Predicted 3D model of a 346-nucleotide part of an RNA (small-subunit ribosomal RNA, central domain) from an uncultured Bacteroidota bacterium. RNAcentral holds the full RNA, with entries from Greengenes.

[in-house]
Context: one part of a larger RNA
RNA sequence: UUGGGUUUAAAGGGUCCGUAGGCGGGAAGGUAAGCCAGUGGUGAAAUCCGAUAGCUCAACUAUCGAAUUGCCAUUGGAACUGUCUUUCUUGAGUGGUUGUGAAGUGGCCGGAAUAUGUAGUGUAGCGGUGAAAUGCAUAGAUAUUACAUAGAACACCGAUUGCGAAGGCAGGCCACUAACAGCGUACUGACGCUGAUGGACGAAAGCGUGGGUAGCGAACAGGAUUAGAUACCCUGGUAGUCCACGCCGUAAACGAUGGUCACUAGCUGUCCGGUUGUAAGACUGGGUGGCCAAGCGAAAGUGAUAAGUGACCCACCUGGGGAGUACGUUCGCAAGAAUGAAACUC
Numbered sequence: 001u002u003g004g005g006u007u008u009a010a011a012g013g014g015u016c017c018g019u020a021g022g023c024g025g026g027a028a029g030g031u032a033a034g035c036c037a038g039u040g041g042u043g044a045a046a047u048c049c050g051a052u053a054g055c056u057c058a059a060c061u062a063u064c065g066a067a068u069u070g071c072c073a074u075u076g077g078a079a080c081u082g083u084c085u086u087u088c089u090u091g092a093g094u095g096g097u098u099g100u101g102a103a104g105u106g107g108c109c110g111g112a113a114u115a116u117g118u119a120g121u122g123u124a125g126c127g128g129u130g131a132a133a134u135g136c137a138u139a140g141a142u143a144u145u146a147c148a149u150a151g152a153a154c155a156c157c158g159a160u161u162g163c164g165a166a167g168g169c170a171g172g173c174c175a176c177u178a179a180c181a182g183c184g185u186a187c188u189g190a191c192g193c194u195g196a197u198g199g200a201c202g203a204a205a206g207c208g209u210g211g212g213u214a215g216c217g218a219a220c221a222g223g224a225u226u227a228g229a230u231a232c233c234c235u236g237g238u239a240g241u242c243c244a245c246g247c248c249g250u251a252a253a254c255g256a257u258g259g260u261c262a263c264u265a266g267c268u269g270u271c272c273g274g275u276u277g278u279a280a281g282a283c284u285g286g287g288u289g290g291c292c293a294a295g296c297g298a299a300a301g302u303g304a305u306a307a308g309u310g311a312c313c314c315a316c317c318u319g320g321g322g323a324g325u326a327c328g329u330u331c332g333c334a335a336g337a338a339u340g341a342a343a344c345u346c
Base pairs, nucleotide, nucleotide: 003318004317005316006315007300008299012314014201015200016199017198021194022193023192025088026087027086028085029084030083031082033081034080035077036076037075038074039073040072041071042070049065050064051063052062053061054060091191092188093187094186096183097182098181099180100179103177104176105175106174107173108172109171110154114150115149116148117147118146119145120144121143125136126135162169163168206247207246208245209244210243211242215241216240220236221235222234223233258313259312260311261310262309263308266291267290268289269288270287271286272285273284274283275282276281295302296301319346320345321344328339329338330337331336
């Protein structure tokens, strides 16, 4: 490289948008680049292959043929691919209408809890643990009542619920923005799928500047435990956690399962629509779960939300360690990220 693969053995890019490229629906007509057929030319000789012949055989040699799978020219064909013209509506989209949701952004508001402050009542403990101690407390704590202030998070509802491309999203209300689904069929008429390079988004932690800081809490301090205890337990507690703006760009970013399209038995929940029905229900479109037939699979399992049967495009893998390291390059304020070997060794 070919091949074979990528849920769990090595292997699906974190996600989407999209450039080049690759691939691409029905009908009619034209063309003839690809494609097919014929003919001509060329494709040196030797070699190789076949036949025959010459050295007594063979090696070797000679003659003839075949081959030279290619290229060029020309004549014809028109199914398929390409291309051009016309056209169609089922793919795709626009519009209409009815809905849906923790989808996003900004603002306003709410109650519970916690902490703190002030005031009242009240007196000797509180707190904490396996047991304790550090700690707090007669300068009046803990408990309790009233008021005030602050920040963060939103009990119940709440659910294999819902929404979002993924990350993710949950108190209530308002404004703005986007999405999706059903119904119906008005319009466009293949406008599609995928997508190297590229772009945007991207949990937590971390970084920069400025705020904020109730609770929690790396680091740190103390008390315990222990042979020791740089831990687990306890008392404190700084960064951080929160907000604004800007970076970082990684995760077991997981369904460890790339995207799109088509096809292939059933049963049973649930969410959002539609049709029908008095109702129960039935049917139907789109999601989201469970169990299974066939099939697939090394098995576990999967099974219309495929890991089945096919098509197209992208990404990735090729024994373990060395190593996601070194070097170089790009990016970053840094931390580091991306790309990514070899020697050697088993």